[in-house]
């Protein structure tokens, strides 16, 4: 440089236009169990790359930007 693909917490990830101000895993804090320290149980905190459209309504669909992968040249 030309196409094409991905981007949801610290880290993996569900979601296919309304039941989601966002589920569950792990992590992090605190508390219960425990002689103690695993292990377990309960509760909290934490997330939709970004702008802009569409739409009554957008993580979701459209366009641009940005990052990351990949094919061609």
């Nucleotide at each position: 440089g030309u196409c094409c693909c991905g981007c949801u917490a610290g880290u993996c990830u569900a979601g296919u236009g309304g039941c989601c101000u966002a589920g569950g895993a792990u992590u992090c804090a605190g508390c219960c169990c425990u002689g103690u320290c695993g292990a377990g149980g309960c509760u909290g905190g934490g997330a939709c790359u970004c702008g802009g459209g569409u739409u009554c309504g957008a993580a979701u669909c459209c366009c641009g930007g940005g990052c990351g992968g990949g094919a061609c040249g």